[in-house]
RNA sequence: GAGUUUGAUCCUGGCUCAGAUUGAACGCUGGCGGCAUGCUUAAUACAUGCAAGUCGAACGGUAACAUGCUCUUCGGAGUGAUGACGAGUGGCGGACGGGUGAGUAAUACAUAGGAAUCUACCUAGUAGUGGGGGACAACCUGGGGAAACCCAGGCUAAUACCGCAUGGUUCUUACGGGGGAAAGGUGGGGAUCUUAGGACCUGCCGCUUUCGGAGUAGCCGACAUCAGAUUAGCUAGUAGGUGAGGUAAAAGCUCACCUAGGCGACGAUCUGUAGCGGGUCUGAGAGGACGACCCGCCACACUGGGACUGAGACACGGCCCAGACUCCUACGGGAGGCAGCAGUGGGGAAUUUUGGACAAUGGGGGCAACCCUGAUCCAGCCAUGCCGCGUGAGUGAAGAAGGCCUUCGGGUUGUAAAGCUCUUUCAGGUGAGAAGAAAAGGUUAGUGUUAAUAGCAUUAACUGCUGACGGUAUCAUCAGAAGAAGCACCGGCUAACUACGUGCCAGCAGCCGCGGUAAUACGUAGGGUGCGAGCGUUAAUCGGAAUUACUGGGCGUAAAGCGUGCGCAGGCGGCUUUUUAAGACAGGUGUGAAAUCCCCGGGCUUAACCUGGGAAUGGCGCUUGUGACUGGAAGGCUAGAGUGCGGCAGAGGGGGAUGGAAUUCCUGGUGUAGCAGUGAAAUGCGUAGAUAUCAGGAGGAACACCGAUGGCGAAGGCAGUCCCCUGGGUCGACACUGACGCUCAGGCACGAAAGCGUGGGGAGCAAACAGGAUUAGAUACCCUGGUAGUCCACGCCCUAAACGAUGUCAACUAGUUGUUGGGGAAGGAGACUUCUUUAGUAACGUAGCUAACGCGUGAAGUUGACCGCCUGGGGAGUACGGCCGCAAGGUUAAAACUCAAAGGAAUUGACGGGGACCCGCACAAGCGGUGGAUGAUGUGGAUUAAUUCGAUGCAACGCGAAAAACCUUACCUACCCUUGACAUGCCAGGAACUUGCCAGAGAUGGCUUGGUGCCCGAAAGGGAGCCUGGACACAGGUGCUGCAUGGCUGUCGUCAGCUCGUGUCGUGAGAUGUUGGGUUAAGUCCCGCAACGAGCGCAACCCUUGUCCUUAGUUGCUAGCAGGUAAUGCUGAGAACUCUAAGGAGACUGCCGGUGACAAACCGGAGGAAGGUGGGGACGACGUCAAGUCAUCAUGGCCCUUACGACCUGGGCUACACACGUGCUACAAUGGCCAGUACAAAGGGUUGCCAAGCCGCGAGGUGGAGCCAAUCCCAUAAAACUGGUCGUAGUCCGGAUCGGAGUCUGCAACUCGACUCCGUGAAGUCGGAAUCGCUAGUAAUCGUGGAUCAGAAUGCCACGGUGAAUACGUUCCCGGGCCUUGUACACACCGCCCGUCACACCAUGGGAGUGGGAUGCAAAAGAAGUGGCUAGUCUAACCUUCGGGAGGACGGUCACCACUUUGUGUUUCAUGACUGGGGUGAAGUCGAAACAAGGUAGCC
Repeated sequence: GAGUUUGAUCCUGGCUCAGAUUGAACGCUGGCGGCAUGCUUAAUACAUGCAAGUCGAACGGUAACAUGCUCUUCGGAGUGAUGACGAGUGGCGGACGGGUGAGUAAUACAUAGGAAUCUACCUAGUAGUGGGGGACAACCUGGGGAAACCCAGGCUAAUACCGCAUGGUUCUUACGGGGGAAAGGUGGGGAUCUUAGGACCUGCCGCUUUCGGAGUAGCCGACAUCAGAUUAGCUAGUAGGUGAGGUAAAAGCUCACCUAGGCGACGAUCUGUAGCGGGUCUGAGAGGACGACCCGCCACACUGGGACUGAGACACGGCCCAGACUCCUACGGGAGGCAGCAGUGGGGAAUUUUGGACAAUGGGGGCAACCCUGAUCCAGCCAUGCCGCGUGAGUGAAGAAGGCCUUCGGGUUGUAAAGCUCUUUCAGGUGAGAAGAAAAGGUUAGUGUUAAUAGCAUUAACUGCUGACGGUAUCAUCAGAAGAAGCACCGGCUAACUACGUGCCAGCAGCCGCGGUAAUACGUAGGGUGCGAGCGUUAAUCGGAAUUACUGGGCGUAAAGCGUGCGCAGGCGGCUUUUUAAGACAGGUGUGAAAUCCCCGGGCUUAACCUGGGAAUGGCGCUUGUGACUGGAAGGCUAGAGUGCGGCAGAGGGGGAUGGAAUUCCUGGUGUAGCAGUGAAAUGCGUAGAUAUCAGGAGGAACACCGAUGGCGAAGGCAGUCCCCUGGGUCGACACUGACGCUCAGGCACGAAAGCGUGGGGAGCAAACAGGAUUAGAUACCCUGGUAGUCCACGCCCUAAACGAUGUCAACUAGUUGUUGGGGAAGGAGACUUCUUUAGUAACGUAGCUAACGCGUGAAGUUGACCGCCUGGGGAGUACGGCCGCAAGGUUAAAACUCAAAGGAAUUGACGGGGACCCGCACAAGCGGUGGAUGAUGUGGAUUAAUUCGAUGCAACGCGAAAAACCUUACCUACCCUUGACAUGCCAGGAACUUGCCAGAGAUGGCUUGGUGCCCGAAAGGGAGCCUGGACACAGGUGCUGCAUGGCUGUCGUCAGCUCGUGUCGUGAGAUGUUGGGUUAAGUCCCGCAACGAGCGCAACCCUUGUCCUUAGUUGCUAGCAGGUAAUGCUGAGAACUCUAAGGAGACUGCCGGUGACAAACCGGAGGAAGGUGGGGACGACGUCAAGUCAUCAUGGCCCUUACGACCUGGGCUACACACGUGCUACAAUGGCCAGUACAAAGGGUUGCCAAGCCGCGAGGUGGAGCCAAUCCCAUAAAACUGGUCGUAGUCCGGAUCGGAGUCUGCAACUCGACUCCGUGAAGUCGGAAUCGCUAGUAAUCGUGGAUCAGAAUGCCACGGUGAAUACGUUCCCGGGCCUUGUACACACCGCCCGUCACACCAUGGGAGUGGGAUGCAAAAGAAGUGGCUAGUCUAACCUUCGGGAGGACGGUCACCACUUUGUGUUUCAUGACUGGGGUGAAGUCGAAACAAGGUAGCC
């Protein structure tokens, strides 16, 4: 920086990602080289080999080898004489080097210091190195043992051991003294001497003493170094002293005595974890994490203990003991210790060769040569890491083939390949071939030592041996593009997209999340992106994370201010003077190892790597200076704080007394049938006299009015009145003290209500409880009762949404208004008013702050001081432990596990059994229906071979369908066709077409008759169209997906809304405009307004109807004139009227009055055919419902292709216990029937309407005039009206059903048409709960026409006739609009969501206990060892008076002590029948607690 909480926003906040890194591991892949690294786990067990020896110039010697010599039986033997040397004595070294990190939280490490020390080898000096003695190994002999090994006796050397002498120094002292060393070896040699060995001289190496140095090592204090307080007290050698002992050395290091201390909140003790540092990784830094390799220190060496030797060890490849384990054994007893280098088993995700060499560097021994060296240098293995190189370069478009995609045109892979021209690093072959090597040694010359030209040391020149790596690096040459590319990813974060497969499956996933038939997210492919001999994944660390905030966060509402105060420690602290120099600042200086990091150079062809120099190393120490600031000391001051004096207000606290009203109860009177209670009731009280009312009495509790965003108090809290005691506040002017202050961990005190204990009290109220209701239930809400309790005293409890959700103190920073207490000034006669000041308490508000809301001198502003608290949600304020409590419980306070959110504020919607306003046949007022009956029709269901499909709350159900007998038809059965019933293209043939017969259910098949057209052209021939046959591209599909779509439609809703531009406001989502006051049918209009305008809607424009005018006058009309008829516009004529159909006029709140805001508008009126949108229609904003339709049509994708296509026969869509919707007809007298008589409108008509006439009871038949229609026909309208009849009945109502007979249409009325006639005459007597339509030419009622159509409407669409009732009104039901409010809803209340129970899984608490580990205390025990004591045994050096002594060894014993054992505690881990809650889990049960007034406001 990004992703992720939301519909969207801002914030808080967690989770996740991109980066860097690793001693890594795993998966896939793998050409070369350089440089590094390589058991992080079992400090597990180890086979085998090697890792520490060396010195013969310390010694006695000679087992093996070689040489010389001698002997020889030729096999060999002897000889230490020589080179050398096994074993042994002795010296030095095995305390270094190498490994590991178990232990250790301080006996460690780091830094900087200190004093009371030792120090082999090395080094510079000093002084010596004299003279003696006695042994023990080896060896020999004997013995024991399986072995390891041991015992006894005897011989022997030394640089082994022990005395003596001397000894500067040193130690001690009583100042006389005392104690106290040594070793020789070897080379050379001229004199001199000799026992012939040598003495002697000299060089070198040793030895002893002592003083220094260097470098090790030991010791001490300071400072610093992980987590836990759910570890708060620990400590008897403990703290100190004196004395003694002890050590190399200070010291309780040890012991005796004395004192009673010491450590600890600045974290002792305990527990857990851990080697520490230089450094490494990360990070801008500060930090955080780590401590492999390399370097320094420490610790350890199978586990535990112990000492010995030594300069140094309590000793990795030494010793003793104990233990575990392994091995050998003759069972008696022995041996061993890879955390050295290799290697093995085991563990594990995981880590190499039983290699070469001492050539180099270094170490040990040695005079040296040299020997040893798994230190080291090399090689081997591993892509484990870092670095470098390569896998070719140029050219090459026909943009090849192939692959993939495709809109079929093409695109892409892609200059990529091929082809052509080149190059040869690396690998391969052949050849050449370094550096790493300098020493030592030798020769010559010089110098020093010396008596010395020996010797030794040293210098110079010359010479010269030595290479594990390795024939390696490197170089030359040969051939040929030849031998050399993968891995991950491609939804967003995050660079990179398509196809196919799959179909909530398989799978993916770091987070968000993908997958339920069009997946850029799974799998594969093509393509692309990234990195590249690697690439991904996993694990881990830092970063991002300002997400522990020192740098650098917060706490009103997001997590977070302790309920409140007092106050010790601690932190911080007013003005001023002097001083000090702890802090601070400055200079100098020491240290801060090297390596690492950084800078500048150098060396490998470069780089990694190596290397030289510098810088740096924040730190610590020492020292000098300064005196501002902080601190310390001393002094002063008064502004902070406090005291005194005088006022004032107050439900501040404690105690006592007292008052009236009211409730209840008791007594008495009056009085009678109810009272009480509720939504309605009931329980309850009352005729034994209630309620009501009057009088009197008892008792307890609380204090109306005043009373108030008034007062007081630290908070909790405090209210009648009076008295007593008492705390605090505030104001005023002066005086005094002189920083006495602020805050406060722990501590102490107070602390509502409820609750607990003891004793009182008890009127009212009232948990629990009882009864009555309500309810599906009602352990509730409501009612009637009612006990604790509420009250008092004393003692506990200690928590609250203890809230201003705001810690305390101080300073500073605009104002305005109210109110309480006090003071001052001015005015006023006074009441009082105004101004001002101070302390409170409220409302607004500037700057500023805030995520916003809001806060705003009473801060949440700007600062300072101190305290408390927070770090995702849940688990959980829970468990365990501690403390407190009589108990209830409180306080302190986790983890496992689980989720990707949880949350705050604000926004827009939606919703509310929230509010305000308004509208609608929404209710109400009315009229008529539905729901009951019969039948019609549609649907569901069930049925069926099929009952084709779709539509399903309103908004499906007389719907698609404006018409299923066949057809339609999509369904079923049987038969049949395969380029197809239909389209285009190709080839061949034929005109097309048509008659008849046979088979078949038909499709179809077979036979057969007639027939030869149109156009161009002279002809040949060609063309168009049609038919048949063939092959292939293809056709075809009412198959699926309306949740892939277009188009069309329904619905909210003809509701009045929905938006935009610019501006403004807001961090933003958004707001404003569009809200407000009026008004309207209307976001209609007016006014106002940070808005000003605009668009889609409303309205109007369109059609129709209502009035008039103009024009026109046939098929329509006929007033006047004329003619004619039985009659009729029938005829002449007319153009007036009606009408027709074109064009106009008219209506606009225009006029008047009133109301209103001088508005818009409303009310009333006039005129008018019509009056306030005149009536009706068309017209449907942004959008909602994944609404409906793939079966109107179109269309993506999928599916079928001798079938899911096509044809055809018959059947089905018409079935039927049932349920629902919609309409018809009725149930009758406002009627039925009969007879008579009127008046329409709008339509339709040539495969058609069909007149007159005739026939039939009728449906109809016959007939054929007229009409392509203002002409003819359908076509008599019916209700109405007039008259008659019926007389309330299952009827003269009603017509279903059934029987019979017919008509018509049609190829055909069986399934399955309509109609007619005769007969039959079912249910039904006005319809339960419920529910529908309608506000005027409307409802109701009456008929007429049309589309579809061969025929077949009770449906649909249209037309006219007759023609009402009612609307007080908006409380309620439903729907809608606008404003506002609440919200935990946003799939939006058909929402969200809680708890028990049941099931599965997970982690966890308790638990009779059980089993391990660690540890305290008290004891037992006591190996080896050390120390003390001891005379039991033994005893070379020295002394001796020769008896012995000194000393030593063994033994014994005491002290300390490891293993081990017992008892009793503490603690931790594991486990445990059963049990508690918790978490998680698509569709379980019961309720409905919360979110709206959530239906009883919620919460603590």
RNAcentral holds the sequence, with entries from ENA. A computed fold for a 1500-nucleotide RNA from an uncultured prokaryote, annotated as small-subunit ribosomal RNA. It matches the Rfam family "Bacterial small subunit ribosomal RNA". Its family is annotated with structural constituent of ribosome and ribosome in the Gene Ontology.